[in-house]
RNA sequence: AUCGACGUUUUCUAGGGUUCCGCAGCUUGCUUGCAGCCGGCUGGCCUGGUCCGAGAGAAAACGCGCAUAGCUUUUAGAAGCUUGCGUACACGGAGGGACAAAAGCCCGGGAGGA
Numbered sequence: 001a002u003c004g005a006c007g008u009u010u011u012c013u014a015g016g017g018u019u020c021c022g023c024a025g026c027u028u029g030c031u032u033g034c035a036g037c038c039g040g041c042u043g044g045c046c047u048g049g050u051c052c053g054a055g056a057g058a059a060a061a062c063g064c065g066c067a068u069a070g071c072u073u074u075u076a077g078a079a080g081c082u083u084g085c086g087u088a089c090a091c092g093g094a095g096g097g098a099c100a101a102a103a104g105c106c107c108g109g110g111a112g113g114a
Stems, first nucleotide, its partner, number of pairs: 007062006015052002020049002022046001023043005029037002063087005069082004089109001091112001095107003
């Protein structure tokens, strides 16, 4: 310097915005009028429900590796099942992108740094 491996998915959370719901304000109409109702506009500097959501967060399942362990099959080997152990480490912009929009999402274990 190059190549390969260090796994995948689901659920949840930190976090995120505002498509829908809700909520708040204003408002046409209905009403003698009030209250209220259908609708409209604005608001995420509205707690929330729906929604998005972590490489460096959590849990689980599967996968993978090892086993001088057990069982099944086989002449043997190989293979399969069960069980056990393991699946490390990880500081990180700016900018851009998607969906309604934003984000610890994606670019990205990137650039850079140690």
Predicted 3D model of a 114-nucleotide RNA (Guanidine-I riboswitch aptamer) from Paenibacillus doosanensis. It was read from a public genome assembly, where an Rfam model found it. Taxonomically the source falls in Paenibacillus (Bacteria, Bacillota, Caryophanales, Paenibacillaceae). Its Rfam family is "Guanidine-I riboswitch aptamer". About the family: This family represents a conserved RNA structure found upstream of the ykkC and yxkD genes in Bacillus subtilis and related genes in other bacteria. The prediction has a mean pLDDT of 85.